The RNA shown here (small-subunit ribosomal RNA) has 1496 nucleotides and comes from an uncultured bacterium.
Model confidence (mean pLDDT): 81 of 100.
[in-house]
RNA sequence: AGAGUUUGAUCCUGGCUCAGGAUGAACGCUAGCGACAGGCUUAACACAUGCAAGUCGAGGGGCAGCAUAGAAGUAGCAAUACUUUGGUGGCGACCGGCGCACGGGUGAGUAACGCGUAUGCAACCUACCUAUCAGAGGGGAAUAACCCGGCGAAAGUCGGACUAAUACCGCAUAAAACAGGGGCACCGCAUGGUGAUAUUUGUUAAAGAAAUUCGCUGAUAGAUGGGCAUGCGUUCCAUUAGGUAGUUGGUGAGGUAACGGCUCACCAAGCCGACGAUGGAUAGGGGAACUGAGAGGUUGGUCCCCCACACUGGUACUGAGACACGGACCAGACUCCUACGGGAGGCAGCAGUGAGGAAUAUUGGUCAAUGGGCGAGAGCCUGAACCAGCCAAGUCGCGUGAAGGAAGAAGGAUCUAUGGUUCGUAAACUUCUUUUGCAGGGGAAUAAAGUGCAGGACGUGUCCUGUUUUGUAUGUACCCUGAGAAUAAGGAUCGGCUAACUCCGUGCCAGCAGCCGCGUUAAUACGGAGGAUCCGAGCGUUAUCCGGAUUUAUUGGGUUUAAAGGGUGCGUAGGUGGCCUGAUAAGUCAGGGGUCAAAGGCAACGGCUCAACCGUUGUAAGCCCUUGAAACUAUCGGGCUUGAGUUCAGGAGAGGAAAGCGGAAUUCCAAGUGUAGCGGUGAAAUGCGUAGAUAUUUGGAGGAACAUCAGUGGCGAAGGCGGCUUUCUGGACUGAUACUGACACUGAGGCACGAAAGCGUGGGGAGCAAACAGGAUUAGAUACCCUGGUAGUCCACGCCGUAAACGAUGAGUACUAGGUGUUGGCCCUAAGGGUCGGUGCCGCAGUUAACACAUUAAGUACUCCGCCUGGGAAGUACGCUCGCAAGAGUGAAACUCAAAGGAAUUGACGGGGACCCGCACAAGUAGCGGAGCAUGUGGUUUAAUUCGAAGCAACGCGAAGAACCUUACCUAAGCUUGACAUCCCUCUGAAAGCCCCUUAAUCGGGGCCCCUCUUCGGAGCAGAGGUGACAGGUGGUGCAUGGUUGUCGUCAGCUCGUGUCGUGAGAUGUUGGGUUAAGUCCCGCAACGAGCGCAACCCUUGUCUUUAGUUGCCAGCAGUUCGGCUGGGCACUCUAGAGAGACUGCCGAGGAUAACUCGGAGGAAGGUGGGGAUGACGUCAAAUCAUCAUGCCCCUUAUGCUUAGGGCUACACACGUGCUACAAUGGCUGUUACAAAGGGUUGCCAAACCGCGAGGUGGAGCUAAUCCCAUAAAGACAGUCUAAGUUCGGAUUGUAGGCUGAAACUCGCCUACAUGAAGCUGGAGUUACUAGUAAUCGCAGAUCAGAAUGCUGCGGUGAAUGCGUUCCCGGGUCUUGUACACACCGCCCGUCACACCAUGGGAGUUGGGGGGGCCCAAAGUUAACUAUCCAACCGCAAGGAGGAAGUUACCUAAGGCAAAAUCAAUGACUGGGGUGAAGUCGUAACCAAGGUAACC
Repeated sequence: AGAGUUUGAUCCUGGCUCAGGAUGAACGCUAGCGACAGGCUUAACACAUGCAAGUCGAGGGGCAGCAUAGAAGUAGCAAUACUUUGGUGGCGACCGGCGCACGGGUGAGUAACGCGUAUGCAACCUACCUAUCAGAGGGGAAUAACCCGGCGAAAGUCGGACUAAUACCGCAUAAAACAGGGGCACCGCAUGGUGAUAUUUGUUAAAGAAAUUCGCUGAUAGAUGGGCAUGCGUUCCAUUAGGUAGUUGGUGAGGUAACGGCUCACCAAGCCGACGAUGGAUAGGGGAACUGAGAGGUUGGUCCCCCACACUGGUACUGAGACACGGACCAGACUCCUACGGGAGGCAGCAGUGAGGAAUAUUGGUCAAUGGGCGAGAGCCUGAACCAGCCAAGUCGCGUGAAGGAAGAAGGAUCUAUGGUUCGUAAACUUCUUUUGCAGGGGAAUAAAGUGCAGGACGUGUCCUGUUUUGUAUGUACCCUGAGAAUAAGGAUCGGCUAACUCCGUGCCAGCAGCCGCGUUAAUACGGAGGAUCCGAGCGUUAUCCGGAUUUAUUGGGUUUAAAGGGUGCGUAGGUGGCCUGAUAAGUCAGGGGUCAAAGGCAACGGCUCAACCGUUGUAAGCCCUUGAAACUAUCGGGCUUGAGUUCAGGAGAGGAAAGCGGAAUUCCAAGUGUAGCGGUGAAAUGCGUAGAUAUUUGGAGGAACAUCAGUGGCGAAGGCGGCUUUCUGGACUGAUACUGACACUGAGGCACGAAAGCGUGGGGAGCAAACAGGAUUAGAUACCCUGGUAGUCCACGCCGUAAACGAUGAGUACUAGGUGUUGGCCCUAAGGGUCGGUGCCGCAGUUAACACAUUAAGUACUCCGCCUGGGAAGUACGCUCGCAAGAGUGAAACUCAAAGGAAUUGACGGGGACCCGCACAAGUAGCGGAGCAUGUGGUUUAAUUCGAAGCAACGCGAAGAACCUUACCUAAGCUUGACAUCCCUCUGAAAGCCCCUUAAUCGGGGCCCCUCUUCGGAGCAGAGGUGACAGGUGGUGCAUGGUUGUCGUCAGCUCGUGUCGUGAGAUGUUGGGUUAAGUCCCGCAACGAGCGCAACCCUUGUCUUUAGUUGCCAGCAGUUCGGCUGGGCACUCUAGAGAGACUGCCGAGGAUAACUCGGAGGAAGGUGGGGAUGACGUCAAAUCAUCAUGCCCCUUAUGCUUAGGGCUACACACGUGCUACAAUGGCUGUUACAAAGGGUUGCCAAACCGCGAGGUGGAGCUAAUCCCAUAAAGACAGUCUAAGUUCGGAUUGUAGGCUGAAACUCGCCUACAUGAAGCUGGAGUUACUAGUAAUCGCAGAUCAGAAUGCUGCGGUGAAUGCGUUCCCGGGUCUUGUACACACCGCCCGUCACACCAUGGGAGUUGGGGGGGCCCAAAGUUAACUAUCCAACCGCAAGGAGGAAGUUACCUAAGGCAAAAUCAAUGACUGGGGUGAAGUCGUAACCAAGGUAACC
């Protein structure tokens, strides 16, 4: 410090997620030790048991118990026992003093002067402690305990009698204090304070014990601890906006330690609040902790400070201090005891129990230390504290060994597998060490000090010295010795982020997952294994916080299009504000001081062996006080004119309001002319019209809107404003003078304006036109189109208050290159230029994610306001405000997703555009689709009808040929190392072949036949048997593959290097102007070059030359059986080698003078001459595992192999491709011509003969330019048929034959005779073809025993048409739009149906918290009253003072009653929303012109 994730890719915006740190944690797996620190976050839920606050006998009366000394008595010989005696040590209970208000716990309540910080008290208190001053005289009356008696189960309580005090009560004294009066001085901060004055009046004290000291009383001061007040700070919600009657203030009184409405009476009507009152929700606050670079954010457990609480609520008492955790009273709930009458209790002290919970420890030891209480002290008490126990819950430290050791062992795993690699120096083995643990031994510090005793010093309570005693932890830490590698390693992860990879299993299953995502048969992502990586006595997971996140932005963000500028103006508060000058000193700055507790943090040093931990020292923001400075801000004062405003003059303008006027057009009414249609549409129909329309002419009525001018022209704040005239009126601009003197800018709330639609009342209504009706269209058409048509549109008044109210761009000011239009002024030297205001375009710098903006900023700055913070849910729900309503404003959450989005790029696509090409259309020819048959496919059938191919690009396709074989399928039978290959062992010399038997056949049996070489050891070859390794598979996967092939397409495209442009994807080049069959070529150009394609090179064909001349040829010569037959020849044809030829080369025209095009000449051929082969980058997960090869999976007496028979040939039907036809351009009969290219020895087969024929016999020739297949056919010449289901057509069937073959039944081909079906040119639709082509005619070949109408070739005859590119299809280039990228066979919306989830409404129901009202009213304070009672004082007494008790009153907890608001839960039913595999309806309500542009 970043990374992953939106896309085909890119940049940006933006969310989600991860890596880090932390925790009082929990869970899973694992676990050796120590140190330090920590340990109910939940039920402030309930608690058994024990302990947690006592102490003082040097305050007192005393003596229950213990100890002890003596005395007396009784029993007893005595020992001894018992009794009496408080004498002593001491001491239960009691009176009294001090403490119990500390320490310890918890965080419920509390949003508060509660806390923090800083001040104040001139408005206060303070036991114990310290200092100082003064004092302590003399009396009195009671009461506990104890004793006696009563009641009660108990708790307890009552009565009588006795007694003491440091308990209680008078009196005296009053330095002093307090209160009142009078006067003086000083000071301060308003009330006021202080001091002295020996001023005056009044009031108020005491206690003793031991006998040095300690206590007591009054007062002052200090210290300590508190109380009160104030400034500032202190969570969220405005869908909480008004709150408040003791409320705010005053006077007086009461009360308090003290101020104060703290309380009361009276008076006034205030007080708080947008700088957030009131209400609601949540919460103890702080020091600090975690995190972070910091600013911040989150937290408040342990430790420290403060507060609050002590079962819940209320109340006071005592006291220095409490409204009191282990005190009291009352009420309530709960628990317990009970004799049922009544009582007892409060762990949020330490342990512990139950409950709750994911979860948190021992009913331990000691007061040795530290601290606290009491005490003169010894001492006692102390669950404070110090220790120990449990727990990996945290931090830190140590260990589980170290060195050597390669046969790189065995074994596991794996691979490129005869062998490597890895675990791995790891192990074994050798040497060494002993931390920890175990055993044995030694053994601290913590004790400073205090106590007791003795001595000493100073001088009456302190110090010093010596000695004695006191240790829980602990026989612990630590040290020494011994044996011995011995006692000690796991967890998570390994697709990317993120370090670490393979095998097996599984097969969208099981599962994983933080995000992206993985798994559908080769998973580095699941599970296991091996290996690796990370951390390590821990490792992971979960939860939470901060960080990363500049993702709330003060530091440090944005707002045209990503979320986001308010519709516009005026203006209040507020914020901000021109120039000069003086003062002040609030902000600001500087110096000094106080405070900022300790702990913590940071730094240095030090102590535990180190570290964690601990100690010492240093260290700061903030707040307050004080002294100064005066630039800036502020405040006050003085001035200025440039900001702003006023004045005068001028011109421009659809600026606004009202009234009046005008013409054109539509419609309607009346009348005339006139006749059959009009109107409307893509085409129609509804509609109107013979009752006279439309058309046309004249007149009239009425309403609305104002053509041309008209313009990125004008005006207005925006909405908006358009005929003309008049009246009233707002603003801006220009020019100029004078004046005011900062009067300014912005603007939360507020007020006003605000298109269209809509609403209310009343008018008006021509045209248009929601709704509605009808007609069309359509599968439907509640639409688009047409005919009608009502609200409305118009006017007046009043509402509504919203729009894509847009420049998607808030207002203001200043600054920052230009160019060019236009509009309104002004000026000049008038061509033109200058200047001010407005409105446009282009463009530099700059900005921007890009697009773009660019003096009219989206630039550079400042001021103010509004708004945004992922998408959806949702601008929805609830609440509130406004509105007549419609609705508007404000405005969430649950839940859900990992995206949603902006700009630009490349493609693809478009019922977008432009250009171009192609038998693509058009123009033609011949077909197909109808018939019969052949063949392939589907379907069906079947035991099987083997398998594959599926739009073009499957369907006469694989198959260039299924009777058996083929054959893969079915049935049946048989074989099991196998039909085939290699290896090993044994045996044999054959095996094969031929013949016979057997079998359905293979198999099996028999007979004939009887290996080779040799150095004789053997070797080779072949066969049989055996064994297991293996063979075998047309079994699966073409979506694991190679290879091959199809298709776009023989279309003209596809790319690269360098450079340049762009943040980038990418672009440029390759686009543009021409041209071409062509990215072919030329020109231009930030491109320059290059590659694969195109073309050419190759084959063939067309012309010529040359070479060669048999099997080919024959011009001339000779012979001839008349056949190139022979001699001869190689001229010609031909054959097959080599060459030539064509290149826009020449001429003309066009064109940029180019490329090129057009025409012409010559030429066999002319503009790639014709044809073929040749197929760029790629697309279709295209086809093929059944040509072959091959990974993986599967079968192994079978999914392998063999054999026989059957099937692939089935047949209601559907489709494709063909053949033959329907006839006279023909059929039939006869005669008669002319090819090319092929094939042939397992072959082609001549002549001759036989047969009507298929064919047979026959055997010449030929391994082929020689012989054969082999007569080419259409054609030509004659004849016949005469328009018909025929002399067309030939299916089907019968009979008889032929051929091949072991074998033609299923299931071949051919022949002859006979039979003679459909069919008379084929609907919608659709195919091929541009010249030697279509059409037509025959010939040959491959396969093949046989079996073509198929396929592949060959030649013969030989056309028609092409205006042209509007349209259909396909393709190319450029451009445009896009929400598509699996790329339009795309994407995508809503209803409905189903399931689940959260949520709103809902008759209601239930519960909680809070407040107000009324009733009742405990305990208690206060006050009043009293017929009761009473020791101290007064009084002889009566009585008084005072007290007790009782009653009453006010207040008041709990309780009760009724009503309202609020927050939750729940509710039949209901509303929408979200998610979901697949479904229904549409396809527009969306993206392309999305097929009616879209949206508001």